[in-house]
RNA sequence: CAUGACAAAGCCACACUUACUGAAAAGUAAGGUCGGAAAGCUACGGGUCUUGUAGUGUUACGAGAUAGCCGAGCCGCCAUUA
Numbered sequence: 001c002a003u004g005a006c007a008a009a010g011c012c013a014c015a016c017u018u019a020c021u022g023a024a025a026a027g028u029a030a031g032g033u034c035g036g037a038a039a040g041c042u043a044c045g046g047g048u049c050u051u052g053u054a055g056u057g058u059u060a061c062g063a064g065a066u067a068g069c070c071g072a073g074c075c076g077c078c079a080u081u082a
Stems, first nucleotide, its partner, number of pairs: 002080003011036002016031006034068001040074003044071003047066008
C1' cells in the first nucleotide's frame, strides 16, 4: 500500500426496559445484544425525520435531529499478503 475470513486482542451497541433532558425529532446514563472492519470523529453535499412561517399544493424558506441512510474529509485497531 492492498484485501477484510465462519478468524480476531481490544472496541461499539438496534429493538426493548428504567431514570433524566427536550415542544418534538431525538439525546444522556444503566441494563440489553439486532448487528457493525470504521457502528471512530466532522452536519460539508444529498436523503430521511421533527418543528415554525408563508402557501394551500405537489412547494419554498428558517430552526433543529440523524455520522447505526449514502457520499465526502480527517484519524485509527487487528489479521493476511507483497